A computed fold for a 72-nucleotide RNA from an Elusimicrobiota bacterium, annotated as transfer RNA.
The organism belongs to Elusimicrobiota, within Bacteria.
It matches the Rfam family "tRNA". Gene Ontology term of the family: triplet codon-amino acid adaptor activity. The family's RNA type in Rfam is transfer RNA.
Model confidence (mean pLDDT): 81 of 100.
[in-house]
RNA sequence: GCCCCCAUAGCUUAAUGGAUAAAGCACCAGCCUUCUAAGCUGGUAAUCGAGGUUCGAUUCCUCGUGGGGGCA
Numbered sequence: 001g002c003c004c005c006c007a008u009a010g011c012u013u014a015a016u017g018g019a020u021a022a023a024g025c026a027c028c029a030g031c032c033u034u035c036u037a038a039g040c041u042g043g044u045a046a047u048c049g050a051g052g053u054u055c056g057a058u059u060c061c062u063c064g065u066g067g068g069g070g071c072a
Base pairs, nucleotide, nucleotide: 001071002070003069004068005067006066007065010025011024012023013022018055027043028042029041030040031039048064049063050062051061052060
């Protein structure tokens, strides 16, 4: 330098172009317990950036950024 793949909550993953973006762990609060852990209930928190297509984009297209891999 060229090609391919990936980017969603603190972490790990879901989500045929139609929605209020879903779950596990973690965190916070409450219940329970003598206390802690476990368990139960509730809560906070996310789509890498900029454009484009579309009535509608996490999803499709382009460019960029970051990460991984292959070739040279």